[in-house]
Context: one part of a larger RNA
RNA sequence: UGACGGGGGCCCGCACAAGCGGUGGAGCAUGUGGUUUAAUUCGAUGCAACGCGAAGAACCUUACCUACCCUUGACAUACCUGGAAGAUUGCAGAGAUGCGAUUGUGCCGAAAGGAAUCAGGUUACAGGUGCUGCAUGGCUGUCGUCAGCUCGUGUCGUGAGAUGUUGGGUUAAGUCCCGUAACGAGCGCAACCCCUAUUCUUAGUUACCAGCACGUAAUGGUGGGGACUCUAAGAAGACUGCCGGUGAUAAACCGGAGGAAGGUGGGGAUGACGUCAAGUCAUCAUGGCCCUUAUGGGUAGGGCUACACACGUGCUACAAUGGAUGGUACAGAGGGCUGCGAACCUGCGAAGGGACGCUAAUCCCUUAAAGCCGGUCCUAGUCCGGAUUGGAGUCUGCAACUCGACCCCAUGAAGUUGGAAUCGCUAGUAAUCGCGGAUCAGAACGCCGCGGUGAAUACGUUCUCGGGCCUUGUACA
Numbered sequence: 001u002g003a004c005g006g007g008g009g010c011c012c013g014c015a016c017a018a019g020c021g022g023u024g025g026a027g028c029a030u031g032u033g034g035u036u037u038a039a040u041u042c043g044a045u046g047c048a049a050c051g052c053g054a055a056g057a058a059c060c061u062u063a064c065c066u067a068c069c070c071u072u073g074a075c076a077u078a079c080c081u082g083g084a085a086g087a088u089u090g091c092a093g094a095g096a097u098g099c100g101a102u103u104g105u106g107c108c109g110a111a112a113g114g115a116a117u118c119a120g121g122u123u124a125c126a127g128g129u130g131c132u133g134c135a136u137g138g139c140u141g142u143c144g145u146c147a148g149c150u151c152g153u154g155u156c157g158u159g160a161g162a163u164g165u166u167g168g169g170u171u172a173a174g175u176c177c178c179g180u181a182a183c184g185a186g187c188g189c190a191a192c193c194c195c196u197a198u199u200c201u202u203a204g205u206u207a208c209c210a211g212c213a214c215g216u217a218a219u220g221g222u223g224g225g226g227a228c229u230c231u232a233a234g235a236a237g238a239c240u241g242c243c244g245g246u247g248a249u250a251a252a253c254c255g256g257a258g259g260a261a262g263g264u265g266g267g268g269a270u271g272a273c274g275u276c277a278a279g280u281c282a283u284c285a286u287g288g289c290c291c292u293u294a295u296g297g298g299u300a301g302g303g304c305u306a307c308a309c310a311c312g313u314g315c316u317a318c319a320a321u322g323g324a325u326g327g328u329a330c331a332g333a334g335g336g337c338u339g340c341g342a343a344c345c346u347g348c349g350a351a352g353g354g355a356c357g358c359u360a361a362u363c364c365c366u367u368a369a370a371g372c373c374g375g376u377c378c379u380a381g382u383c384c385g386g387a388u389u390g391g392a393g394u395c396u397g398c399a400a401c402u403c404g405a406c407c408c409c410a411u412g413a414a415g416u417u418g419g420a421a422u423c424g425c426u427a428g429u430a431a432u433c434g435c436g437g438a439u440c441a442g443a444a445c446g447c448c449g450c451g452g453u454g455a456a457u458a459c460g461u462u463c464u465c466g467g468g469c470c471u472u473g474u475a476c477a
Stems, first nucleotide, its partner, number of pairs: 001477002003474003007471007015461002019425005026316008034307002042053002064302007073125001077124002079121005086103007107114002127291002130289003136285002138280003141276001143274001148187006154163003167178003193268004198236007208225002212223003239262001242256005318418001322377002325374004334365003339358002344353003384415001389410003393406003431453007
């Protein structure tokens, strides 16, 4: 100087407390461990691995296993030889591949040949998702959006170092003020950026419809309008600016006014010096090592989907604030040409037929659901719950056996609110309800977004956890 202390002081955070809803019990989905297996590819392992890489394993992907094949190789450059390239097709085979058949002769040209491409040959070489993340770059997690981390000059100290950065207040903040052997500065904080809340100006189609007119069973449907909503560009607005109080006359805090908004308005992006030899050699790049008729390459089938079990994360429930049923209302944000696919018809349904429209403020996905209004069920393993299984189907796709999703009929398991323990959340939040997107032929209860309905509680900082500043002890570095 740090680090540590079941030392002290001050302070903060859904850290506790106060509340609301969960997990832990059940079934299923998914990831992991373990076990099994020819293989169940590899990585991630306290917080900070475990719906993680994977924004999507039937084949492919795919790296694994088995079998069958290739050896200058699937791919790159160079050399030699031959043929343009290419197209069609037969046989064998699981296929890779092997053996053939037919067709085709182009472009440039100095007539040697060349370009492009294919086949064969040769050697240099290719290739490796093989090892080492403890050799590395890059990227990332984490403490932590915590308020810290430093430097120059000066001063003090023999020196390591200290000072500044400590102190008194204050703040979300090393934020600001005052004091001060320090005076300044840098990286962080804040602000500048984006979205959102209000208004104005401009513009008015595909959006809008107040007033005017036409028309309809009905609808901005039509003429028209530029008011309103909205769209999207510009601008205004919030700064403790104003008033009162407290304070040290300061910084600031408390209350108030005006205002759409008030003290960082709400949300996002933004992550200092560093820590964990944290993670990644399987995104990529790369040193070294290793393989080179194989640890490289091709193909088919299988596996990654196994299942005495254990754990994590979720979904659905155990019901009446509910289930089923009939009627009825209101979103936002997205996506669409190998696409979205309307009306209408068929089917109980998944879906099929159909093809208008749309390169989309125009058309489509697209009926939002919870909600509201009726009658029904009457506390039961039930008209709760839907697992599992049998049968009949639909769709995607060469192909749904291993191993897809969905639909219909039948079946109707566990489950009556969950031990110890443990998680999230402070407001348009939790809880609850549906909708969309990426990936994607198909395949979400995951992920990323969107809106609808919409709470309870916070006395407080004694305690638990994590963190910041000062101080103290130390046999630790």
The part of an RNA shown here (small-subunit ribosomal RNA, 3' major domain) has 477 nucleotides and comes from an uncultured prokaryote.
The full RNA is in RNAcentral, with records from ENA.
Model confidence (mean pLDDT): 85 of 100.